Predicted 3D model of a 316-nucleotide part of an RNA (large-subunit ribosomal RNA, domain IV) from Opitutia bacterium SCGC AG-212-L18.
The coordinates come from a structure-prediction model, not an experiment, and the mean pLDDT is 87.
Its Rfam family is "Bacterial large subunit ribosomal RNA". Gene Ontology terms of the family: structural constituent of ribosome and ribosome.
[in-house]
Context: one part of a larger RNA
RNA sequence: AUCUUCUCAAGGAACUCGGCAAGUUCGCCCCGUAUCUUCGGUAGAAGGGGUGCCUACUUCGGUAGGCCGCAGUGAAGAGACCCAAUCGACUGUUUAGCAAAAACAUAGCUCUCUGCAAAGUCGCAAGACGCAGUAUAGGGAGUGACACGUGACCAAUGCGGAAAGGUGAACACCUGAGGUGCAAGCUUCGGGUCCAAGCCCCCGUGAAUGUCGGCCGUAACUAUAACGGUCCUAAGGUAGCGAAAUUCCUUGUCGGGUAAGUUCCGACCUGCACGAAUCGUGUAACGAAUUGGGUGCUGUCUCGAGAAGAUGCUCA
Numbered sequence: 001a002u003c004u005u006c007u008c009a010a011g012g013a014a015c016u017c018g019g020c021a022a023g024u025u026c027g028c029c030c031c032g033u034a035u036c037u038u039c040g041g042u043a044g045a046a047g048g049g050g051u052g053c054c055u056a057c058u059u060c061g062g063u064a065g066g067c068c069g070c071a072g073u074g075a076a077g078a079g080a081c082c083c084a085a086u087c088g089a090c091u092g093u094u095u096a097g098c099a100a101a102a103a104c105a106u107a108g109c110u111c112u113c114u115g116c117a118a119a120g121u122c123g124c125a126a127g128a129c130g131c132a133g134u135a136u137a138g139g140g141a142g143u144g145a146c147a148c149g150u151g152a153c154c155a156a157u158g159c160g161g162a163a164a165g166g167u168g169a170a171c172a173c174c175u176g177a178g179g180u181g182c183a184a185g186c187u188u189c190g191g192g193u194c195c196a197a198g199c200c201c202c203c204g205u206g207a208a209u210g211u212c213g214g215c216c217g218u219a220a221c222u223a224u225a226a227c228g229g230u231c232c233u234a235a236g237g238u239a240g241c242g243a244a245a246u247u248c249c250u251u252g253u254c255g256g257g258u259a260a261g262u263u264c265c266g267a268c269c270u271g272c273a274c275g276a277a278u279c280g281u282g283u284a285a286c287g288a289a290u291u292g293g294g295u296g297c298u299g300u301c302u303c304g305a306g307a308a309g310a311u312g313c314u315c316a
Stems, first nucleotide, its partner, number of pairs: 002310007010302002014300001019297001027051005036041001038145001052067006068072001080295007087287002092104002108143007120129003146282004151212003156209002158205004165200003172193009213231005240274001241271001252268005
């Protein structure tokens, strides 16, 4: 020097990507407890006080008086807390061996298939599951508690429907020509009629796959454009949200917090490139999740110092 454990003046996050690590807190009793809320919770919120021993009494719960120590849950073991935001409702599950999460699942919601010898699945089959069930059931798909909502487009793709029409193979039927043969026949090349599904055509369908515009002008300061014109489209993004887990320009601008803030929070809207079950916006509770701030606390640091071990080295 390294490792493990421990202590520290004054300061107290100045450390650092970041309070990582360490420390603070800790049991029990009493008082007290905000905001929000789905009225259950949040909550052990926060915050404050007490805690040993002896004597007497006791309704056996305690009460009163006294005593000691720096210290009484006298050692050990035993929550730090608060504010704000994002995501996911929650408990749960996961990459055995770098990821525990915002991923998966979930109850709830919706669509769709299925009338029972069900649909669906396994199997060549027999057979079996579904089910000793019967649409309040079973299969598939999407979404994901709850609250409020869930807009426009059926042109494309998909799916469903449809006794018409077009197209539509083989078979079947009718028929022409050639080759060959004495002939029956065999054979080659055609023409026509009939004609399934499918496709075309028509209609429907979005909690089906999906999609949801451009240019120009206009108000008595300026700016902006409720308004008008025009082109295109199947229809041109509604509500709500918005520099966002989405914003390139960008450290956008304004406000808050700081002495100072590319992060954070609240707004604005110029949304490069949000947007409504690939759900939209909120949301109490919950989270070894993520982000920002604060109180307390500390060797994280200013800035080091010390102690006890271990390793290292030598000898046996």